[in-house]
Context: one part of a larger RNA
RNA sequence: UUGGGUUUAAAGGGUCCGUAGGCGGGCGUCUAAGUCAGUGGUGAAAUCUCGCGGCUCAACCGUGAAAUUGCCAUUGAUACUGGUCGCCUUGAAUUAGUGUGAAGUGGCUAGAAUAUGUAGUGGAACCGUGAAAAGUGUUUAAAUAUUACAUAGAAUACCGAUUGCGAAGGCAGGUCACUAACACUAUAUUGACGCUGAUGGACGAAAGCGUGGGGAGCGAACAGGAUUAGAUACCCUGGUAGUCCACGCCGUAAACGAUGGAUACUAGCUGUCCGGCCUGCAUUGGUAGGCUGGGUGGCCAAGCGAAAGUGAUAAGUAUCCCACCUGGGGAGUACGUUCGCAAGAAUGAAACUC
Repeated sequence: UUGGGUUUAAAGGGUCCGUAGGCGGGCGUCUAAGUCAGUGGUGAAAUCUCGCGGCUCAACCGUGAAAUUGCCAUUGAUACUGGUCGCCUUGAAUUAGUGUGAAGUGGCUAGAAUAUGUAGUGGAACCGUGAAAAGUGUUUAAAUAUUACAUAGAAUACCGAUUGCGAAGGCAGGUCACUAACACUAUAUUGACGCUGAUGGACGAAAGCGUGGGGAGCGAACAGGAUUAGAUACCCUGGUAGUCCACGCCGUAAACGAUGGAUACUAGCUGUCCGGCCUGCAUUGGUAGGCUGGGUGGCCAAGCGAAAGUGAUAAGUAUCCCACCUGGGGAGUACGUUCGCAAGAAUGAAACUC
C1' cells in the first nucleotide's frame, strides 16, 4: 500500500457553522466527455510464453507465432455517469395558524438561611469530637440562647420527575424587555435550492492568568490541635488565593452514550413529555380510551457481536462524506514550528528496549 477496523481490545475530532472538494430525487429532449463495440496506425530489437529446429543432451542459439494489458486517429452505440434545455413534487426551504420549554442576554424584584452590627430579655458558660485537645478562642466590658431592627454577599428548599430545553459546554426563585430555537396542523409558495465538509471561523465546564470591583458562606496553600510506629492525610479550630461581578485571555476534561454526521429500510410490547384528530362520559373548558406526528425511557424477536451486550434513539441491512487506528515501553516525551502575558496548548518523532 491493499485490506481490515474505531461502545469496552489501538482508533469518532469537545461542539457547531461553513470554503474548496466528494456525493446527490423523479420524467423527457439534445450532446457524446467518461463508458462500450468495430476498423486503422503505433506499441524497436532483445527478454517473457508457446510451436518447430541446431550444437550427441542441457544451458545456449536460430526461426515462427503469441503477447506487449498502452497511446493516437476514425466510424458507430446511448443503458449508466457527466454536460444542455424543459417540466415535476415526494427531499429542502418559505408562508399562515396553533403551541412548547431550567434555551440565551440585560434589567427589576422576593422569601428562607448564614454572617456581622445595634437594642431588649436573661445570667454562666459556649464552640468542637468516636473521644478529646488546641485555639494569645468567645464570655460578668454580659457571651452562648432568645426577640426586634439594620446591613452584606452568595445560592435559590418544596414543586422536581430515567421531566424539559440547548449544537456541545451547559441551563432551575419570580417578573419584564429583547433574541433565538423546536414541534404540530394546513398544503398556500419556491422547485433539488440537498448531504457531508480538508483548510478556516465561532462557541467551549472547572482550574488558571491580567485589570478594576466585591468578599457572607465555603475554602487549595499555610498555621495549630488530634489520630498514628510515622500522618507532609482522613477528623477538629482558624485561614489567604479562589469561588461572585465587569472586561480581556486561556482552549483543555472520564468535553462520555467512552458510540461522527446525513438518508432509507427491517417484528413486537410497555411508560412518559409536547402537539393534532376521533370516540365515550361529563358538559364552563375537564376526564378516560384509541389513532397519529415529534422527543425521551424500559423490555425483547430477527439480525449483529469475542463476549458483556445492542436491538427502529442499532452496535441490524445499505449508500454518501469527514475524522481517526495499525504491538507494548521510550512518549503525548525531544527537536522544530504556530499560538499564549504566563501556566502551557496544538502539531509530533527517533535511537534504544521487550
A computed fold for a 354-nucleotide part of an RNA from Aequorivita sp. VBW240, annotated as small-subunit ribosomal RNA, central domain. RNAcentral holds the full RNA, with entries from ENA and SILVA. Its Rfam family is "Bacterial small subunit ribosomal RNA".